Predicted 3D model of a 1412-nucleotide RNA (small-subunit ribosomal RNA) from an uncultured organism. Its mean pLDDT, the model's own confidence on a scale to 100, is 83. Rfam family: Bacterial small subunit ribosomal RNA. The sequence is in RNAcentral, with records from Greengenes.

[in-house]
């Protein structure tokens, strides 16, 4: 995808010239341009991957079963004759596509004949495993063809072109061959899926025949009944195959897009025609589907060619250029046409790969500006500006190459030839450029040229501010909840760079499917056990022989196309790339040939594995039969009289109808005490009384046979505990369900009274369990020690009881090894080999579907969707336990005395309020911050005022009757105002209050100021566990680590006190000691304390003295288990004992370790950040913190006779006092007053101590109890006492008669009870708080409980640590996966029926020139 006029026979027209009767003729155009006939091609080239799991692909073979146009290469031929039919004409349909009839005509078109063999067909020898086919041999039949085009001129002929003829040369014929290309065939490979295991009827195989180029059930007709298949047959699901490519160390593992080979498809399905070739991409004929045209009768068309175009989609380019080169077609060569076909090229896409640029050097006041800040800088940052200097690229100016020479043709030379013609060849000349822009140059100027990601850790590189579990970010872990190197934005840095990042995919790491190279006792995983196969794997010694099957054994020859990988060379400036040329490599497939040592095969032997055999020996091994006695439980009779029975306590339930208890007797059914043992058989489940019969196994001895006959076992088979099910049997006893009774909040349970399947037997089912040693079987090896069955052998003169030995079986210990660790450890979880079975995160789920099994429960086999980031193993440190053990504590027991009931105080919640400021929350908040709310204080609340502030600094304005004092006015003050009075400070200076500095005022501007928020941002300070005995650290040792050890263990102790053991040895904080009170002496001083003794006396230590005593308060002793006895381990230590004021810390105080509590405080103080700033600062007046319907803690004072009144009367400690204590004395009932010595204190004063004693009265009562509550009149104190103080006097006389479930304190000078003092304090709501002191008890010598700790120890699924962790239904909504009466679509089968074209066969009409 055409093209040939050198195969053919037609053949125009514009236009232009001529002529012309003007109608038209004629050349020329042009034999062009044209369609037809005919021949070649169209089957290639280009595109795609839809199907195909093998009719494919890849690698080696075969074809003794085949084809072949064009192309080389050889033999022979190329005579003779005839038609026919397209185009054309002419005459018709039809809207078109397009046809139909007549006429006439050429060929390389189509047909007779003629000739032909090494063709084709017969017949036949040989080669050969195998012959119709291979090589020979032979009669005979049989089958071809076309011409074109050049040249020549002797001969014939002629229609005068020419032909015949002659050479060439292309083409035609036929035969043989070759090349390459096809067509069959075989063998090895080649994706998942047994929830596809049975699959086949032309199916396997045969005779014959048909078909095809050829084999062949490819087709047919007959026989047989095959074939295939767990080494996976049918079936499904999903894919083109390979050469390569990506990744890997490498074995793999993924993949098939460019280039290459095959192969398949061509709008979907079927089917043939041609033809060498096709069942044909741009051919035809049927169906469909879709689409276009019509005149509605009927036609047309297939971009998975190049481009474009709609649609889909997260997403793929230009309707270019050209045949110039390379290549194909067709052409007698050719010219030349064709090439959206291939190519050659340009445009489009930073899609990939590689180069190159985007300046260079100097340049510090380290400019400006940003950004940060400890405000000092720091950094951006030589970075920029600025100087100098250079021009790649890109632009531009102007030259020179390359891709293009072997074309035609021409010239010339050789060869062929009869030829100068044609061919073939050799030199020489000699047209052609679609596109690209290399090379070299000319101009100009830094001039046109940097972005993306990240910056918590992995990972290289950080600050701010913004934001506040939002906003968002994330590959893992994980940021973000108000100080974010994680968001989000600025600077700044890091990393790659014309890219950078994100997403997706594959492989790597991942030894996470383990062939190289995992495992299975507890992490996932040994089958519940055993036998067993001519399924399968593995298998014994010596010697040989023999064979080559197997070998990554040794060597040769084909093959593994080419590309790519790789090594060296070459070309482009490099480089990526490309060409070429070597080479290795393709680890692979076939074939020759060797070698026999392993494996194996044949064949021969051995006895060590294995089995037989003789003699022994234990055993709850196993059926099947029978017998026994104890218990139970019911009948049946006596005895007997009331309860039995059962629990933690009880009822249910049995009994006067006589039970339970006892006694006789019967009767039943089911288990078999004691022996009995980590004893003992048996494969495993199991197996237990006692005989009898029958039977499997196992050991031990001799070492007689037998000769590897083993060993492991997928599918297969059998046994299999309990329950559980079918039939017919039994049925004491004991018990699912069930009944009832209890217990509980409830109890569908635990516990009691009953009870029914089953439990038991005999047959069939079923077939699972923590069917466990959680440890599959078999062989060999590799320290010991100990016990225990069964059995041999040796010793001792025999026996007995020993010793020494070996063989099997069961157990404990422990060493090497192994293990993650625990642990295992000759009975391995060691070391090996051999065969099985099983495993690959959790949950879904051993489930759903499916299939086998089963009578039924339900078993076996076994997913996925969804989901999570963990599940889970061992061990370690803790913490908890309604877990065991030792031990302690007012923890209980024992005791006293309270709270909880009453009033009243007093704190708190909660209500209220304009505020009722604020903290504090089990223990550890709650008589607490608060050691003093009437004003203040005070922070709240109302009102009033004030704005550099009440307070701090620094800077800065001004100033005079300003500052300050004194005054007045308005006011509730604060505070404002102001015509008044008074009056000016230091210094330095000057003629001078004159100038100048301070202070101090005033003005402004920085600031102050905040009991505002954050105690979970902090510091300090404190509670608490807890005055519990703990809590560590150096070293060294154990452990793979966490971590242990010491710190445990035996004793003691109040104590981790000691004191012994000890892979520990020291040490440190705690305990204890020091330190303060207290008890007893000494010393030493003696005043304001004492006062024996001496004198004195107002009788008072007053006085003079005294220094002994008491006391003071300095400093000393004392006590240490020293001593004696006893236990005790010759210890620590305890227990008794003397002495001693005191006796085993003498009492008490101070002291609180490592840390818990994100305990507590931001209102003590300090302090980050955050907020406010004519107010959340600051002054003031008045209120409030006291509000009361509750409700709770904490206290006081009762409720009475241990009392209460009244009267007398004793004895103390510590404290305190000048704006103070206050004596004496006065006056008042009092509380005070009024006066007033003393006294800074061992001196003076508060100060009376109470309770006690002593004597009166009351006599059990809402009382002579109680003492609220309210009424009057007083006192104090203070600026003031209404809100909202104390105190006194008289009246008043309220609840309350000892307190409910509960629940607190205290072990000696202790509870109990009595009263003092202080501090804060003008007073005071103080009954509190902190001390003093007076009388002065009971009771326990235990540790069962509660509750709290301590120490080792145990379990753990906890670690925020039991207030822990967690498991299940429920609602709503809202995600996947099943099932589900149905319904509805696909794909597949089987089975009928209709049935297009077309093909082959028949028959019919119909047509025919050629042969008759």
């Nucleotide at each position: 995808a055409g093209u040939c006029g050198a195969a053919c026979g037609c053949g125009a027209a514009a236009g232009u010239c001529u002529c012309u009767u003007c109608g038209g003729a004629g050349a020329c155009g042009a034999g062009u341009a044209g369609a037809g006939u005919g021949g070649c091609g169209a089957a290639a080239g280009g595109g795609u991957g839809a199907g195909u799991a093998a009719u494919a692909c890849a690698u080696g073979g075969a074809c003794g079963a085949c084809g072949u146009a064009c192309c080389c290469u050889c033999g022979a031929c190329c005579c003779u004759g005839g038609g026919a039919u397209a185009g054309c004409c002419c005459a018709u349909c039809g809207a078109a596509a397009g046809g139909u009839g007549g006429g006439g005509u050429a060929a390389u078109c189509c047909c007779g004949g003629a000739u032909a063999a090494u063709g084709u067909c017969c017949c036949u020898g040989g080669u050969u495993c195998a012959a119709u086919u291979c090589c020979g041999g032979g009669a005979g039949a049989c089958c071809a063809a076309a011409g074109g085009c050049a040249g020549g001129g002797a001969u014939c002929c002629u229609u005068c072109g020419g032909g015949a003829c002659c050479u060439g040369u292309c083409a035609g014929u036929u035969g043989a061959g070759g090349a390459g290309c096809g067509g069959u065939u075989c063998a090895u490979g080649u994706c998942u899926u047994a929830u596809c295991a049975g699959c086949u009827u032309g199916u396997u195989g045969g005779u014959g025949a048909g078909g095809u180029a050829a084999c062949g059930g490819c087709u047919c007709a007959c026989c047989a009944a095959u074939g295939c298949g767990a080494u996976g047959a049918c079936g499904a699901g999903u894919a083109c195959g390979g050469g390569g490519c990506c990744u890997g160390a490498g074995a793999g593992g993924g993949u098939g897009u460019u280039c290459c080979c095959g192969c398949a498809c061509a709008c979907u399905g079927g089917g043939a025609c041609u033809g060498a070739g096709a069942c044909a991409c741009u051919g035809c004929c049927c169906a469909g589907a879709c689409u276009c045209c019509u005149a509605c009768g009927g036609g047309g068309g297939g971009c998975u060619g190049c481009a474009g175009u709609c649609g889909a989609g997260a997403a793929u380019c230009u309707u270019c250029c050209c045949c110039a080169a390379u290549g194909g077609g067709c052409g007698a060569a050719a010219a030349g046409c064709c090439u959206g076909a291939a190519g050659g090229g340009a445009g489009c896409g930073a899609c990939g790969c590689c180069g190159u640029g985007u300046g260079g050097a100097g340049g510090a006041u380290g400019a400006a500006g940003g950004c940060c800040u400890u405000c000092g800088g720091g950094u951006u940052g030589u970075a920029a500006a600025c100087u100098c200097c250079u021009u790649u690229c890109a632009g531009u100016u102007a030259g020179c190459a390359g891709g293009a020479a072997u074309a035609a043709g021409u010239g010339u030379a050789a060869g062929u030839c009869a030829a100068u013609a044609g061919c073939u060849u050799g030199c020489a000349c000699g047209a052609u450029g679609a596109c690209c822009c290399g090379c070299u140059u000319u101009c100009a100027g830094a001039a046109g040229a940097a972005g993306c990601a990240c910056c918590g850790g992995c990972u290289a590189a950080a600050c701010a501010c913004g934001u506040g579990c939002c906003a968002g970010c994330a590959g893992c872990c994980g940021c973000g909840g108000u100080a974010a190197u994680a968001c989000g934005u600025g600077u700044g840095g890091u990393g790659c760079u014309a890219g950078c990042g994100u997403u997706g995919u594959u492989c790597g790491g991942a030894a996470u499917c383990a062939c190289u190279g995992g495992g299975c006792a507890u992490a996932a995983a040994g089958g519940g056990c055993a036998c067993g196969c001519a399924a399968a794997g593995c298998g014994g010694a010596a010697a040989u022989g023999u064979c080559g099957u197997g070998u990554a054994c040794c060597g040769g020859g084909g093959u593994g196309a080419a590309a790519u990988c790789c090594a060296c060379c070459g070309g482009c400036u490099u480089a990526a790339c490309c060409c070429g040329g070597u080479g290795a490599a393709c680890u692979g497939c076939c074939u020759c040939g060797g070698a026999a040592a392993c494996u194996g095969g044949c064949a021969u032997u051995c006895u060590a594995g294995a089995g037989u055999g003789c003699a022994a020996a234990a055993g709850g091994g196993g059926a099947g039969a029978g017998u026994g006695g104890a218990a139970c439980u019911c009948u049946a009779g006596g005895u007997g009289g009331a309860a039995c029975g059962g629990u933690g306590g009880a009822a249910u339930g049995u009994g006067u109808a006589g039970a339970u208890a006892u006694c006789u007797a019967g009767a039943g059914g089911a288990a078999c005490g004691c022996c009995g043992g980590u004893g003992g058989c048996g494969a495993a489940a199991g197996c237990g009384a006692c005989u009898c019969u029958c039977u499997g196994g196992u050991u031990u001895c001799c070492a007689a046979c037998u000769g590897a006959c083993g060993c492991u076992c997928a599918g297969g088979u059998g046994c299999g505990a309990a329950a559980g099910c079918g039939u017919g049997g039994g049925g004491a006893g004991c018990a699912a369900a069930c009944a009832g009774g209890a217990u509980u909040a409830g109890a569908u349970a635990c516990c009691c009274u009953g009870g029914u399947a089953g439990u038991c037997c005999a047959c069939g089912c079923c077939g699972u369990a923590a069917a466990c040693g959680a440890u599959g079987g078999g062989u060999a090896c590799u320290a010991g020690g100990u016990a225990g069955a069964a059995g041999g052998g040796g010793u001792u003169c025999c026996u007995a009881a020993g010793c020494c030995u070996u063989u099997u079986c069961u157990g404990c210990u422990g060493g090497a090894g192994c293990u993650a660790a625990u642990g295992u450890a000759u009975u391995a979880a060691g070391u090996a080999c051999c065969c099985c079975g099983c495993c690959u995160g959790g949950g879904g789920a051993g489930u759903a579907c499916g299939g086998c099994c089963g009578c039924a429960a339900g078993g076996c086999u076994a997913a996925a969707a969804c989901u999570c980031a963990a599940a889970g193993g061992a061990a370690u440190u803790g913490a908890c336990g309604g877990g065991g053990g030792c031990u302690c504590a007012c923890a209980c027991a024992a005791g006293c005395g309270g709270u909880g009931g009453a009033g009243c105080a007093u704190g708190u919640g909660g209500c209220u309020u304009a505020a009722u400021u604020c903290g504090a929350a089990g223990c550890a908040a709650c008589g607490c911050g608060a050691a003093g709310a009437a004003c203040c204080u005070u922070a709240c609340c109302u009102g009033g005022g004030u704005u550099u502030g009440a307070c701090a600094u620094g800077c800065u304005u001004g100033a005079a009757g300003u500052a300050g004092g004194c005054g007045c006015c308005c006011g509730a003050a604060a505070g404002g105002g102001u015509u008044g009075c008074c009056c000016a400070c230091c210094c330095g200076u000057u003629a001078a209050g004159u100038c100048g500095g301070g202070a101090g005022c005033u003005u402004g501007c920085a600031c102050a100021g905040g009991u505002g928020u954050u105690g979970c941002a902090u510091g300090g300070c404190u509670g608490u566990c807890g005055u519990c005995a703990g809590c560590u650290c150096g070293u060294g040792u154990c452990g793979u680590g966490a971590g242990a050890u010491g710190u445990u263990g035996g004793g003691u102790u109040a104590a981790g006190u000691c004191c012994c053991g000890u892979a520990a040895c020291g040490a440190g904080c705690g305990a204890a000691a020091c330190c303060c009170u207290u008890g007893u002496c000494c010393u030493u001083a003696g005043u304001u304390a004492c006062c024996a003794g001496c004198g004195g006396u107002u009788c008072g230590g007053c006085c003079g003295g005294g220094a002994a005593c008491u006391c003071u308060a300095a400093g000393g002793a004392g006590a240490c288990u020293g001593c004696c006895g006893g236990u005790g381990u010759u210890a620590a230590a305890c227990c008794g004992g003397a002495g001693g004021a005191a006796g085993g810390u003498g009492g008490g105080g101070a002291u609180g370790a490592c840390g818990u509590c994100a305990a507590g405080u931001c209102a003590u103080c300090a302090u980050g950040g955050c907020c406010c700033u004519u107010a959340c600062g600051c002054c003031c007046a008045g209120g409030g913190c006291u509000g009361c319907a509750c409700a709770c803690g904490u206290g006081c004072u009762a409720c009475a006779a241990u009392g209460g009144u009244c009267g007398a009367u004793a004895c103390a400690a510590a404290c305190c006092g000048a704006a103070g204590c206050a004596a004496a004395g006065u006056c008042g009932u009092g509380a005070g007053g009024c006066u007033a010595a003393g006294c800074a204190a061992a001196u003076c004063g508060g100060a009376a101590a109470a309770a006690g004693u002593c004597g009166g009265c009351c006599c059990c009562a809402g009382u002579u109890c109680g003492g609220a509550u309210u009424g009057a009149a007083g006192g104090c104190u203070g600026c003031a006492a209404u809100u909202c103080g104390c105190c006194u006097u008289c009246a008043u006389g309220a609840a309350g008669c000892c307190g409910g479930a509960a629940u607190c304190g205290c072990u000696a000078g202790u509870a109990a009870u009595c009263g003092c003092a202080g501090a804060u304090c003008a007073g005071c709501c103080a009954u509190g708080c902190u001390g003093c002191g007076g009388u002065g008890a009971a009771u326990g010598u235990g540790u069962u409980c509660c509750u709290g700790a301590g120490c080792a120890u145990u379990g753990u699924a906890c670690a925020c640590a039991c207030c822990g962790c967690c498991c299940g239904u429920c609602a709503a909504g809202c995600c996947a996966c099943g099932a589900a009466a149905g319904u509805u679509g696909g794909c597949a089968g089987c089975a009928u029926c209709c049935g297009a074209a077309g093909u082959c066969g028949g028959u019919a009409u119909c047509c025919c020139a050629a042969c008759c």